Small-subunit ribosomal RNA, 5' domain from an Erysipelotrichaceae bacterium, 548 nucleotides, folded computationally. It matches the Rfam family "Bacterial small subunit ribosomal RNA". The source organism's lineage runs through Bacteria, Bacillati, Bacillota, Erysipelotrichia and Erysipelotrichaceae. It was read from a public genome assembly.

Context: one part of a larger RNA
RNA sequence: GGAUAAACGCUGGCGGCGUGCCUAAUACAUGCAAGUCGAACGGAGUUUUGACUGAAGAAGAAGUGUUUACAUGGAAUCUGAUUUUAAAACUUAGUGGCGAACGGGUGAGUAAUGCAUAAGUAACCUACCUAUAAGGACUGGGAUAACGUUUGGAAACGAACGCUAAUACCGGAUAAGUAAUAAGAAGGCAUCUUCAUAUUAUUAAAGGUUAGAAACACAAAUAGAUGGGCUUAUGUUGUAUUAGCUAGUUGGUGAGGUAACUGCUCACCAAGGCGAUGAUACAUAGCCGGCCUGAGAGGGUGAUCGGCCACAUUGGGACUGAGACACGGCCCAAACUCCUACGGGAGGCAGCAGUAGGGAAUUUUCGGCAAUGGGGGAAACCCUGACCGAGCAACGCCGCGUGUGCGAUGAAGGUCUUCGGAUCGUAAAGCACUGUUGUAAAGGAAGAAUAGCCAUAUUAGAAAUAUGGUCUGACGGUACUUUAUCAGAAAGCCACGGCUAACUACGUGCCAGCAGCCGCGGUAAUACGUAGGUGGCGAGCGUUAUCC
Numbered sequence: 001g002g003a004u005a006a007a008c009g010c011u012g013g014c015g016g017c018g019u020g021c022c023u024a025a026u027a028c029a030u031g032c033a034a035g036u037c038g039a040a041c042g043g044a045g046u047u048u049u050g051a052c053u054g055a056a057g058a059a060g061a062a063g064u065g066u067u068u069a070c071a072u073g074g075a076a077u078c079u080g081a082u083u084u085u086a087a088a089a090c091u092u093a094g095u096g097g098c099g100a101a102c103g104g105g106u107g108a109g110u111a112a113u114g115c116a117u118a119a120g121u122a123a124c125c126u127a128c129c130u131a132u133a134a135g136g137a138c139u140g141g142g143a144u145a146a147c148g149u150u151u152g153g154a155a156a157c158g159a160a161c162g163c164u165a166a167u168a169c170c171g172g173a174u175a176a177g178u179a180a181u182a183a184g185a186a187g188g189c190a191u192c193u194u195c196a197u198a199u200u201a202u203u204a205a206a207g208g209u210u211a212g213a214a215a216c217a218c219a220a221a222u223a224g225a226u227g228g229g230c231u232u233a234u235g236u237u238g239u240a241u242u243a244g245c246u247a248g249u250u251g252g253u254g255a256g257g258u259a260a261c262u263g264c265u266c267a268c269c270a271a272g273g274c275g276a277u278g279a280u281a282c283a284u285a286g287c288c289g290g291c292c293u294g295a296g297a298g299g300g301u302g303a304u305c306g307g308c309c310a311c312a313u314u315g316g317g318a319c320u321g322a323g324a325c326a327c328g329g330c331c332c333a334a335a336c337u338c339c340u341a342c343g344g345g346a347g348g349c350a351g352c353a354g355u356a357g358g359g360a361a362u363u364u365u366c367g368g369c370a371a372u373g374g375g376g377g378a379a380a381c382c383c384u385g386a387c388c389g390a391g392c393a394a395c396g397c398c399g400c401g402u403g404u405g406c407g408a409u410g411a412a413g414g415u416c417u418u419c420g421g422a423u424c425g426u427a428a429a430g431c432a433c434u435g436u437u438g439u440a441a442a443g444g445a446a447g448a449a450u451a452g453c454c455a456u457a458u459u460a461g462a463a464a465u466a467u468g469g470u471c472u473g474a475c476g477g478u479a480c481u482u483u484a485u486c487a488g489a490a491a492g493c494c495a496c497g498g499c500u501a502a503c504u505a506c507g508u509g510c511c512a513g514c515a516g517c518c519g520c521g522g523u524a525a526u527a528c529g530u531a532g533g534u535g536g537c538g539a540g541c542g543u544u545a546u547c548c
Stems, first nucleotide, its partner, number of pairs: 001548004006544005013400006019393002021358001026356003030353003035098003040095002043092009056079003063072004105311003114236008124228002129224004136218001138172004147162006177202006184195004207216001237283003244274003249271008286308004290301004313334005336347004364390001366389003372386001373384004403433004413424004437489001438485006447475001452470006492537005497518003503532005513520002
């Protein structure tokens, strides 16, 4: 000099873009962060409509009685509670499907089961998606939740009996496939791989919507795509005041296990394997693309953004599934917290906000799904603290402003003075302008493309496709534009002995103090304190810390 996820002191006008717990992987109140599908299923509920039923009410004919205008009478009519039933629309606890393994957080552990680069997999898996493909989808069965009844418990949550459905579950058929055996062809990298054939064994399926079709969904297979698993080589911090380490240890055979190779596991056999080219141990540490510095070589670093890995209170375990040994799943143990009727239960912010604590130190318990992306759904749509935005903080970078021109009686005033003057200084005042920004008013975006709906063309068609129209903005009445208006509302910080740009006066008197180094201060201090002046940078300036 440059740099920083910075902090502290003084100061502080605006905008754009970024960044914001580096410490306690400490403990967490509260809310939200993963749902969705009724076009898989049986129920339950609400509303409307039609049919049935018809309590009750209104009004009241004929007839009858007689006091001829009153009783009695009760047909037909209207309103219509309720019952049963059907249809439609909507809602949804449960069964079922897909998702929840992504996205988001953190860096505790890890010095190599990690990461980076380059290879291999003839040792492997891959849901959704695409193609083959106008191919397959045949035939049966038994349950169970919900629900009902009874019942236990303070609660969490159950128990018994009975009933019912499916794209839930289980048989049978058929098929490519897979495995074994046999013989054949081609190829390669030793075990082998590929292709075609025969025999044996084994293995599928589901429908819903619709007037119907199309489209959707289902099953098996091959290929692709995508995502992973595993293996190898090289590189990857310090300490030798760590020199020996290792029994599943190293190798073999066989078996088990895995998607797959392998001591991955086991039985037996052999006695190996690693090490001064640093094994083992200890300490420290997530790795990389990058970032900072430097002419480079190198040194330092690993916040934000991107890739990989690891973890989810601590330790262990498996289940489900294409995929987890699973942050907002399960089980066990432990610590801690909470509820309890003392019998027993509940919880996990290293998600977004927020709280306490720690600390020099790090933000709102905000708005929206409008965009991008993700999950579900045929779709409408629903969900999404991912994300997009707003808020706070000069924390950083960049940009703009705090006026411009003229103006000498060189005013007043301050400071110094050799008392003549010098300096602050064109600085101010004054005169003339400008209006960036600000203030007020008016207009007012882009980000929006869709999907859906409507119309047209094409078509067998309301399919698909194309075109046109319509609809949709949290930010936000924001950005921006225009008009009006006022110099009005906006400058500080550090230094001035040398290094190092910038000097005088007064006060103090080895005191008070300064200081990065050299060093200043003991009565004329350009080095302390104050004032004037000057220099530097400027919405910042200086100090501290760290790196080059």